[in-house]
RNA sequence: CUUCGAAAAGGGCAAACCCGACCGAAAGGCGGGGGCGCAAAGUCACCGGUCUAAAGAGCGUUGCUCCAUGACAGCGGGAUUGCCGAA
Numbered sequence: 001c002u003u004c005g006a007a008a009a010g011g012g013c014a015a016a017c018c019c020g021a022c023c024g025a026a027a028g029g030c031g032g033g034g035g036c037g038c039a040a041a042g043u044c045a046c047c048g049g050u051c052u053a054a055a056g057a058g059c060g061u062u063g064c065u066c067c068a069u070g071a072c073a074g075c076g077g078g079a080u081u082g083c084c085g086a087a
Stems, first nucleotide, its partner, number of pairs: 002087004012038002017033004022029002036074001042080003046077003049072003056066004
């Protein structure tokens, strides 16, 4: 440096769910608890996908439809950085 994760050591992250007299229009995020899982479940919305639809637009206007500039990296691909060990 490349490939790999069977065993080992020390650790790391944290799904569902619960709480918040936190943020947000929502999706979702953040903090605390929790622990299903994860060898990149570190980071980046570049490609595909999914969620939401405030503003805006349209319509047959108690509303409905379209729309990302909002979000998901624990949906897949890609990029990039990295611990331990093995070959």
Molecule: c-di-GMP-I riboswitch aptamer